[in-house]
Molecule: Bacterial RNase P class A
Organism: Oceanicola sp.
RNA sequence: GCGGAUGGCUGGAUGGCCGCCUUCGGCAGGAACCCCUGCCUGGGAGGAAAGUCCGGACUCCACAAGACGACGGUGCCGGGUAACGCCCGGGCGGAGAAGGGCAGGUUUCCUGCGCGAAUCCGACGGAGAGCGCCACAGAAAACAGACCGCCCCGCGCCGCUGUGCACGGGGUAAGGGUGAAACGGUGGGGUAAGAGCCCACCGCGUCCCUGGUAACAGGGAUGGCAAGGCAAGCCCCACCGGGAGCAAUGCCGAAUAGGGAUCGCGUGGUGCGCUUUGGCGUGCCGGGGCUGUCUUGGCCCCAGCAGGUCCGGGUUGGCAGCUAGAGCGGCUCAGCAAUGGGUCGCGCAGAGGAAUGGUCAUCGAAGGGGCUUUCAGCCCUGGAACAGAAUCCGGCUUACAGGCCGUCCGCGCAU
Repeated sequence: GCGGAUGGCUGGAUGGCCGCCUUCGGCAGGAACCCCUGCCUGGGAGGAAAGUCCGGACUCCACAAGACGACGGUGCCGGGUAACGCCCGGGCGGAGAAGGGCAGGUUUCCUGCGCGAAUCCGACGGAGAGCGCCACAGAAAACAGACCGCCCCGCGCCGCUGUGCACGGGGUAAGGGUGAAACGGUGGGGUAAGAGCCCACCGCGUCCCUGGUAACAGGGAUGGCAAGGCAAGCCCCACCGGGAGCAAUGCCGAAUAGGGAUCGCGUGGUGCGCUUUGGCGUGCCGGGGCUGUCUUGGCCCCAGCAGGUCCGGGUUGGCAGCUAGAGCGGCUCAGCAAUGGGUCGCGCAGAGGAAUGGUCAUCGAAGGGGCUUUCAGCCCUGGAACAGAAUCCGGCUUACAGGCCGUCCGCGCAU
């Protein structure tokens, strides 16, 4: 210098005037406190606030614990985290520029194949547990199969020898074709022609050794060897998961219709106390209900019941929840890293139909135009993307004009 990647910051600035919301504190007035009004100081949308795709904190749920089931989620190994489908590191597979390698051609060039750094991606458990699918094309799509072919035999024709054509029988799957994919691949031997038929290497199965926490990697022995693809098809295996959600929930005030219908097995036994001798209360037994099922425990009820189903009425007001958090930043220690520990510092919107705006002036990137021989410089114009909190965090995904600062890899040149 060229090319390929990847990370961070910013994404208008300053000043004046007017306007909006708000914490703590201060001042003044009204007001007994609470509270209201005005003024002063301080603060006032994001890296994604978006999507609502995951995981939580928090709140509530007479049901809770365990087991089973249903439903759903995740899916290589190890680590991190409150947790995750996230992050980090590793493994395997794939993509990947320059560059060089092989083959072919119309050979200054073009085409194809494979190797290939940083970096990026992976819906990455199981296809001999079972079921299912693989359209069309093709002979045939997983216990498959012969279209064109190849070889042998018989026989007929042509033909002096060779050779060719038609028919019949047998052998064959190496060659060609179809397709996303054709029942291992390449090379050699062998054969009438072929085929793991045999051999070497690769692949695959089984066993063993070495390294590694492991996923896996490397090596050895043995066996000619039946095991295509799809599980973002059902399924099997391992692990995980209660539900609903700030419109959760709590308090105050107010109002209405302690509303109506229907279902509801048994509808009991016994002790004590009271008693107006009708009965009431209470303990135990028994029975019922509250969860998808069962066990244990707990709670409610015993008939005008608890509970289930359906219809209907009232409440549309105010306050809280509401911002100090698994918070942010600096330094340091451990760790490859994610992250964790220690220490020091900061206090960074809290609206309530939903605030952060308007205006003036100056500066202002990219881009465009002009002057100038180029560089450099000068002048004019231009005026910056995606996009607005609503309980709060950790992630993922999507959108994003421009500017600035790094880091890594390859090639070339110079010192």